A computed fold for a 95-nucleotide RNA, annotated as SAM riboswitch aptamer (S box leader).
Its mean pLDDT, the model's own confidence on a scale to 100, is 85.
It was read from a public genome assembly, where an Rfam model found it.

[in-house]
Parts: sequence; structure tokens; C1' cells
RNA sequence: GCCUUAUCAAGAGUGGUGGAGGGAACGGCCCUGUGAAGCCCGGCAACCUGUCAGAGCGAUGUGGUGCCAAAUCCGGCGGCAACGAGAGAUGAGGA
Repeated sequence: GCCUUAUCAAGAGUGGUGGAGGGAACGGCCCUGUGAAGCCCGGCAACCUGUCAGAGCGAUGUGGUGCCAAAUCCGGCGGCAACGAGAGAUGAGGA
């Protein structure tokens, strides 16, 4: 990279470092020297896992991921619209 499946309107810093970019791509629209990305620390969450409970799916947050502007920031395809599809992201499983 490919396949299956679940989730994606909640939540998360007046920190240190760093110095110009960032929000997947495209079109928009935004964020950013009142400092972007990255790194460190901190935090959120609870998919897998550990522990405790339990018989219906809870608690905790040990370990593994993930995440911490805006609905997955909005749009593109179908639909009057609600919404759905596609694409994408993350987890778990698989060939």
C1' cells in the first nucleotide's frame, strides 16, 4: 500500500523550545510574528490491552495506538431537504 469493520457536531495548555508556515489533495474560506510546523512537557479520550466488578457492554486509566481552531472547517456526486454516497482520518482484525 490492499481488504473487512467501528467511529468521526463532545473533549483536551495564557507551558518550554523553535522560528514560517499550517488546516490530506483540488476549489474556497480560515488560522498564524498577539508567533505556524516540528520537538519536549502537559492534557483529552477510551479502539485494543491490564485490573476490578458483573451478566448484558460498567468502573478505572496500567500498557499500545490516537487526538488536542473551526462538523472530517466548508464544497465537489445524488437528493427540494433531512440525509446519503465518494474521498479522507483513527482503531481493531485480515490476506